[in-house]
RNA sequence: GGGGUUAUAGCUCAUAUGGGAGAGCACUUGUAUGGCAUACAAGAGGUUAACGGUUCGAUCCCGCUUGACUCCA
Repeated sequence: GGGGUUAUAGCUCAUAUGGGAGAGCACUUGUAUGGCAUACAAGAGGUUAACGGUUCGAUCCCGCUUGACUCCA
């Protein structure tokens, strides 16, 4: 320098053919226990990496930039 994969909650990851974002763990609160641990219930937490385009509508399609991994030189 060129090719490929990938970027979604604090972490690990889903998200059907584009129709409007969820799970587990963690966190907060409540109940049970004398307390911790633990169990159960509830809650908070998101510009789906940035910018632009296509579309009535984009996490999803296209272009480009950036980061990570990988292959070739």